[in-house]
Formats: sequence, C1' cells, structure tokens
RNA sequence: ACAUGAAAAAGGCAAACCUUUCGAAAGGGGGGACGCAAAGCUACGGGGCCUAAGGUAUUAAAUUACCUUUUGUCCAAAGAAUAAUUUAAUACUAUGGCAGCCCGGCUGCCAGU
Repeated sequence: ACAUGAAAAAGGCAAACCUUUCGAAAGGGGGGACGCAAAGCUACGGGGCCUAAGGUAUUAAAUUACCUUUUGUCCAAAGAAUAAUUUAAUACUAUGGCAGCCCGGCUGCCAGU
C1' cells in the first nucleotide's frame, strides 16, 4: 500500500425481544444476542426510507356574533348564508429520526499478500 479475510489470537459492536426508561411518534438509552471485518464516525456530501408534535389546506360538528320568519313589542322558537373560535377526520409538510438501506468522505485492530 491492497477491489485480500482462509485459519488463529486479543478484543469490539449488538438484530429480534422486554411488565425497563426518555420521546407526540419515528426513534434513542438500558437489558439482551441475530448477526457484523468497519454493524467505528459522518444525516450540514448525495440518494432513499420512517415519523408528523407544530404548521398549512379541505371537510364535518359545536359555540358565539350577525340576519330572516313567527310577534304590536320583548322573551322564546325555527331557519339560511357569512365570520370568528373550538373539536374531530383526511391530505401535505422536518425544524425530528434511520450510518444494521445504498453510494461517498474520515479514522482504525489482527492476519495475509
């Protein structure tokens, strides 16, 4: 240095799962081992995937305001449109994630050549 990983040694990481923990969730921590020679780091290198708290849009419902009708008037009742607010559903959205999805970048143990 390598488009190398057959055998070995020292160690390393940790899937599923969990009456665990943090988080709205995705997911992270902890326990745990299916596997992994980069399953080390990089998500502000590129692509992809996951989630949607918040935001936006639409729809529906409720409440309030305004209006109309019944009425001599008030109260009350009924009704349509509009506006505001609230709630729910759906869609979109990353400012949230995934490096054990891929390509790249950086770094590294042992052995081999």